[in-house]
Context: one part of a larger RNA
Order: sequence, then C1' cells, then structure tokens
RNA sequence: GAGCGAACGUUAGCGGCGCGCUUAACACAUGCAAGUCGCACGAGAAAGGGCUUCGGCCCCGGUAAAGUGGCGCACGGGUGCGUAACACGUGGAUAAUCUUCCCUCAGGCGGGGGAUAACGUUUCGAAAGAGACGCUAAUACCGCAUGAGACCACGGUGACUUCGGUCGCUGCGGUCGAAGCCGGCCUCUUCAUGAAAGCCGGCACCUGAGGACGAGUCUGCGGCCCAUCAGCUAGUUGGCAGUGUAAAAGACUACCAAGGCGAAGACGGGUAGCUGGUCUGAGAGGAUGAUCAGCCACACUGGAACUGAAACACGGUCCAGACUCCUACGGGAGGCAGCAGUGGGGAAUAUUGGACAAUGGGCGCAAGCCUGAUCCAGCGACGCCGCGUGAGUGAUGAAGGCCUUCGGGUUGUAAAGCUCUGUUGAGAGGGAAGAAAACGUUCGGCGCGAAUAGCUCCGGACCUUGACGGUACCUCUUUAGAAAGCACCGGCUAACUCUGUGCCAGCAGCCGCGGUAAGACAGAGGGUGCAAACGUUGCUC
Repeated sequence: GAGCGAACGUUAGCGGCGCGCUUAACACAUGCAAGUCGCACGAGAAAGGGCUUCGGCCCCGGUAAAGUGGCGCACGGGUGCGUAACACGUGGAUAAUCUUCCCUCAGGCGGGGGAUAACGUUUCGAAAGAGACGCUAAUACCGCAUGAGACCACGGUGACUUCGGUCGCUGCGGUCGAAGCCGGCCUCUUCAUGAAAGCCGGCACCUGAGGACGAGUCUGCGGCCCAUCAGCUAGUUGGCAGUGUAAAAGACUACCAAGGCGAAGACGGGUAGCUGGUCUGAGAGGAUGAUCAGCCACACUGGAACUGAAACACGGUCCAGACUCCUACGGGAGGCAGCAGUGGGGAAUAUUGGACAAUGGGCGCAAGCCUGAUCCAGCGACGCCGCGUGAGUGAUGAAGGCCUUCGGGUUGUAAAGCUCUGUUGAGAGGGAAGAAAACGUUCGGCGCGAAUAGCUCCGGACCUUGACGGUACCUCUUUAGAAAGCACCGGCUAACUCUGUGCCAGCAGCCGCGGUAAGACAGAGGGUGCAAACGUUGCUC
C1' cells in the first nucleotide's frame, strides 16, 4: 500500500446491488418447512339451509376427516463434527456393474382364487396405544394360461482378444409376465328403441432391445506439519475352495504357504472437509476455502437393519446411552447442523414477516394442491457503487474570534445582501408500467378412426392470473429551506501559532516529547487529509 463475513469509538441525509453466528456439531418453548392422487378402491359424516303428513326427504355432497392402494418422501434445504482418505482434483478402466420416472422401437395385456384395513361389536390401559370376534373392495396379495423375447445348463459354430476371456449365430431342455381406469361411438360382434364383456381414443400395466440421466467400484498422478514418531503388520501378504454383492476383491469363512510395507518417510502423533475460486503480488510465490457453484461427510451420541430403482434414510423404524418433558408410578413422548425465534457462549452477526405472481420441484389426465426451495419485504453504513448537503454574484475586505513588532495580519468571497435552481426532502396527482409466458376455452390443420363422436399433436385467437406495491417511475406545487463529520499538524508524513502545565498531568507506530519561553501533553485559533464517513484494533499478502 492492498484486502476483510470483521469488531470497537465518534458521527450520520438518500438510493441501488450484495452480504450478515467466523464463538457452543451448546440446549431448545412455539408455529411452519412433504405431500399428492376420488380418472386405483370400499365406506362416508356432522354443522348449516329448504320442505314436511313430524315418519322423514332434498341441497350442501359422494363434500370433509379417516382408511387400503400408487407415486413422492434418497430431491430440494442445513452444517463442517469426523475424515490426511481414491475424501477431493485431474486423466483413465469397468471385458467386474446397477439405473424408478423420461424417450425410441418390438411384442403382449386371457381366465381365476383367498384375504385384509376402514367399518361394526367388544376387552385392556391414566395416556401412548394394544388385543379379540364379525363384514367388505381394489391398479393390494396369490396361483393358472400365454414366451416375440430374456436368463440358466449342455452341445455345435464364427469373430475379436491383453490369451484371463468377451461378443455373436444355432440345437435341445428348464425357468420367468401383466391391471385396470377414463372418455366417446354403433362401423363389426352379441343382446336388440338402446346398450355391452363389441369398436375407437387416452392414461396406466407386463416382457425385451436401445438411448438418456444418475450412481457404484477400481486405478495413474497431485495437494498439510512433526523423525524430539524408525521400524510397522496374523486377515497381515499371496494361493485354493466357497460365502456374499448389482458388481471385482481377505470384503468375509475354512485350509495351505510366509509373506507384505518402509528414509522416494511406512507406522505413530498433531491439524484440517476438498475443489472451482478468493486476497495479495510485476511475476514466481505466499495466504485462504465466507457468500455462489461441484463433490464428500454428518443429522442428540453409538450401533443395526427394513422398505425401496436408489438409504443403512435430517423432519422413517429398532436397540443402547445421556438429556428434557408427561404420568393415575404401571408406563410413555422428544431430537431446529430446515425457516423464523429463545436461552447460553461471545468483541460480534437480522423478522416468531408476505406470496406461490415468476423460476424450479412432488403428485395429478386436468382443474389444482403442497413447496420457510424460491421470489420479495423488514433490520444492520457490514461492504461496494452512485447522488446530495446548493449555484452565481458579492470588499466597506463588516462584526466577532485569534495573533500582533500595535502599523497591521488572518479567519475571508467566507458571511450578510442580491439573482437563481429544485437532485434528495415535504405535499398533491398519475401510474394496476415491466416482471407474462403459459394453463384453460375456442377456431383452423395433419393424423388415429366407420364417423360430422372423441382423442394425440401443430398453429392462431380470446379470457383469466402480481406477493413485491399504490412500489419503481413521471408530472405539478413548495421553500435554501431539513441534511458534515472524523482523524491529524516534531521527523518518518501533507499541515503552526498562542495560552495553560512544569519529568507533574499526560502522549507514543518507531525515534522519542514533558524538569518555566513545549510547533510532540491539554485547550483555543488557524491549517492538512479523507468524507457519509473517519479513525483504532485484529488478521493476510
């Protein structure tokens, strides 16, 4: 000199864009943060309103709440405890692998069965909850049929090969599937005014191939400190056989052998999430890893599995522990390192706000619902940037202050005065600006179709939707009116005098000032620097 997620002191007008627990991964009151689907399924209120013959009926309404089932809950959000490791970065390998949803292609979707929640009755319990009996449905569950195909075993055969195998073709045998729902129609079939188990369309479902996306595993190289850590290792190193996994492997088990690592730093200890980046520097380098982005790890502490395509799962389950709470003392409940918020710690870090309007996500055919992700608002000069606090004129160089050699000098065009302007401010009005493109409805077209039903897709038109917010912005009116401080002035280092004090009181980054004329202390006048900031402290280069 530059920088900061800063803090402290003095001061403070406005706006834009960012940022905001670096400490106790300390403990948490309260609310919200993951639901959705009635176009999978059975059942189905109360309240309210209307009518009533007082029995009841209708609307709300097949609505709400609950349940079975499907998908999601493994994303998104937080934190940095652990981790010196294939955790990360980068380059490879997977001939050792998996991949729900999505896209493309191919082939299917027939016919049955038995339960169970909800519900009803009932029992136990303070509660949390649990049990018994009975009834019922499904895209829940279980057989059977169907095999283009996939997989397995055996046989034949071709190509490639790192010689370990891999990819194909083919024969025989074995194993492996499925579920319906919605809309429309009468062309075909059946019944026959019309409907369906028929046909058409859409969404689902099953099998296989390919893609895409994502993930697992292995590996070369790279990035901290200590040698006052020098030897470490028995599943240890390798083999064989198995187990196990989606998958290679001492990953695990039995047996056999005695290996394996190490001054190119093993082992041990300390510290630490890693990276893109960020700060500094001419660079090399040094320091760092807030915000944003990628990866990893964790979710009160420790352990474990279940479900699932994927978890050994933040707002799931089980066990143990500590802590807190409820209890009828028998027993139970909980997990903010999600968003707010509280206590505590600390020099120190914000609102128990609004909205799903946009972007994105989940579910749904859709309407839509949910979304503390997100978008906004609030607080904080915490940072960066911009604007303002007036402009012009004005000498008798006014008054006052300060200094003085008493002549004057300086504050100083500074003020007053005169002429203007109106950024910001105040008042009034406008402004449903932009953020917006969609969904939906309707029209047209290609296609499926027997069809002028219906539906997918494409294009056009119309309608609706804004938290921020009566905000930004614009116009008018108004008055210089409401808006400047902080540090320094001995040298380094820009800026000087007087008074007070008298090695005292004090200053100080270094050198050093102060003991009666202090440009260094304190005050004043003046000056210098920066400016809505200025200094100080801490840290980095």
Small-subunit ribosomal RNA, 5' domain from a metagenome, 541 nucleotides, folded computationally. Rfam family: Bacterial small subunit ribosomal RNA.